This is a predicted complex of two RNAs, RNase P RNA and transfer RNA, with 444 nucleotides together. It holds a member of the Rfam family "Bacterial RNase P class A". Rfam links the family to the GO terms dimeric ribonuclease P complex, ribonuclease P activity and tRNA processing.
RNA sequence: GGAGUCAGCCAGGCAGUCGCUGUAGUAAAAUACAGAGGAAAGUCCGGGCUCCAUAGGACAGGGUGCCAGGUAACACCUGGGGGGUGUGAGCCCAUGGAAAGUGCAGCAGAAAAUAAACCGCUAACGCAGCGCCCGGGAAUCGCCACGCGAUUUACGGGGUCUGUAGAGUAAGGGUGAAAUGGUGCGGUAAGAGCGCACCGCGCGUAGUGGUAACACACGUGGCAUGGUAAACCCCACCCGGAGCAAGGCCAAAUAGGAGUCUAAUGGUAUGGUCCGUAUCAGACUCGGGUAGGCCGCUUGAGGUAUGUGGUGACACAUAUCCCAGAUGAAUGGCUGUUCAAGACAGAACCCGGCUUAUCGGCUGACUCCAUUU
RNA sequence: GGCUGGGUGGCAGAGAGGAUAUGCAGCGGACUGCAACUCCGUGUACACCGGUUCGAAUCCGGUCUCAGCCU
Numbered sequence: 001g002g003a004g005u006c007a008g009c010c011a012g013g014c015a016g017u018c019g020c021u022g023u024a025g026u027a028a029a030a031u032a033c034a035g036a037g038g039a040a041a042g043u044c045c046g047g048g049c050u051c052c053a054u055a056g057g058a059c060a061g062g063g064u065g066c067c068a069g070g071u072a073a074c075a076c077c078u079g080g081g082g083g084g085u086g087u088g089a090g091c092c093c094a095u096g097g098a099a100a101g102u103g104c105a106g107c108a109g110a111a112a113a114u115a116a117a118c119c120g121c122u123a124a125c126g127c128a129g130c131g132c133c134c135g136g137g138a139a140u141c142g143c144c145a146c147g148c149g150a151u152u153u154a155c156g157g158g159g160u161c162u163g164u165a166g167a168g169u170a171a172g173g174g175u176g177a178a179a180u181g182g183u184g185c186g187g188u189a190a191g192a193g194c195g196c197a198c199c200g201c202g203c204g205u206a207g208u209g210g211u212a213a214c215a216c217a218c219g220u221g222g223c224a225u226g227g228u229a230a231a232c233c234c235c236a237c238c239c240g241g242a243g244c245a246a247g248g249c250c251a252a253a254u255a256g257g258a259g260u261c262u263a264a265u266g267g268u269a270u271g272g273u274c275c276g277u278a279u280c281a282g283a284c285u286c287g288g289g290u291a292g293g294c295c296g297c298u299u300g301a302g303g304u305a306u307g308u309g310g311u312g313a314c315a316c317a318u319a320u321c322c323c324a325g326a327u328g329a330a331u332g333g334c335u336g337u338u339c340a341a342g343a344c345a346g347a348a349c350c351c352g353g354c355u356u357a358u359c360g361g362c363u364g365a366c367u368c369c370a371u372u373u
Numbered sequence: 374g375g376c377u378g379g380g381u382g383g384c385a386g387a388g389a390g391g392a393u394a395u396g397c398a399g400c401g402g403a404c405u406g407c408a409a410c411u412c413c414g415u416g417u418a419c420a421c422c423g424g425u426u427c428g429a430a431u432c433c434g435g436u437c438u439c440a441g442c443c444u
Base pairs, nucleotide, nucleotide: 001369002368003367004366005365006364007363008362009361010360012338013337014336015335016334017333018332020035021034022033023032024031037344041355042354044353045352046351047350048349049243050242051241052240056275057274058273059272061239062238063237064236065235066080067079068078069077070076081095082093083092084091085090096234097233101232102231103228104227118173119172120169121168122167125166126164127163128162129161131160132159133158134157135155137153138152139151140150141149142148143147181199182198183197184196185195186194200223201221202220203219204218205217207216208215209214247295248294249293250292257286258285259284260283261282266280267279268278269277302321303320304319305318306317307316308315309314339342374443375442376441377440378439379438380437383397384396385395391427399415400414401413402412403411420436421435422434423433424432
């Protein structure tokens, strides 16, 4: 100097002027102070709060899933283990169980889950051959009978050769996402964990280290036990339901009516079911009337600073601060100036996270490459 | 603001791990003097982006979008 990784921060500034919301102030004003975000968003998780029983039992249903810790809680965060990936800083992982059981795997391929035998390889075993060699028997012929020799032929066993519809084989080929450990040597008819060495895998050890996940060591087994659980399922742990339009109060309005369910083995109170609990004349639908205000509402698992403990998430202590609260719903318009020329986007009960959107810029730590000293 | 359900050719609408049916519409052809009816043929259809799986319209997560409910 270039390329990159991680963590964090800013999100136009200043001035003038005209407005808006809240609070204080006032008889009313004037006036003063405060006034969107890192995501206020998606509503994806978790909790507070409110009502239903202070939410109780069983089943169903749902969620999470290596280990330890943090937290009000979590599917979040921190640290660690294991795996993958990158030269590296780093990044990614829904990461329990496939010897409890059930299911699934199209096409291709010989074979797809109790493996199998298409091509290929082999000819040990088996079979075949009017093959070749050997054996003895019979017949015929020749040499004078005995005998010897030659030829022909049914047969037999052995050897050898050839072949391979039986058989052996899983080395090689080809198919597939996946083919029942990998490499080498021996071995064999050819082959094969068939044997051996190394690697991988399983099992065991009151082994060693660690809280644990797990790692290592030793022994042992020739390898059974392929994949899929974001398929059912099994195991462990967790979850009652609804949501501030929750819920409560005041005021206004009024009207009575029609229908349905139920009369206690029942209705209602929760919206999966049953039990339990409470209650007992009510519950629901249709149609009609009314439709204003107050509380909930912002002081909170709150912010900032310092210190202490902890690797860290975080916890504790002390001091200090009050920082939007609307309800047709405020936080804006115009002008000037300045710079790097302004992105995504607007609170609606409140917090903790996750995810998604986001112009441009700054800071710190670290890695790789090149060059110089 | 809160809660719930959906997205498959131009329209409607099945399929819920193994090459997306079917009807209507459109286009071309046959039939006809010309048409209608009828018959035959015809198409870049799974909202988008990731993940799980050998394989995803389908299972899981996120994004966009549409519809419904509440006092």